[in-house]
RNA sequence: GGGGGCAUAGCUCAGUCGGUUAGAGCGCUUGCUUCACAUGCAAGAGGUCGCGGGUUCGAGUCCCUCUGUUCCCA
Numbered sequence: 001g002g003g004g005g006c007a008u009a010g011c012u013c014a015g016u017c018g019g020u021u022a023g024a025g026c027g028c029u030u031g032c033u034u035c036a037c038a039u040g041c042a043a044g045a046g047g048u049c050g051c052g053g054g055u056u057c058g059a060g061u062c063c064c065u066c067u068g069u070u071c072c073c074a
């Protein structure tokens, strides 16, 4: 220099053919249980879906640029 993958909650990830309110597990907070801790149960907080544009009635999803990361080729 050329090409491909990935970027969604603190972490690991799902999200179907573009469609009603963005989810799971772990973690965190509160309560119950216990003498106390752990376990268990219940409730809750936490997201500009990497940045910026475009298409569309509607974008996490499609298109383009950029950034980060990773792999292949030279």
Stems, first nucleotide, its partner, number of pairs: 001073007010026004019057001028044005050066001052064003
Molecule: transfer RNA
Organism: uncultured Clostridia bacterium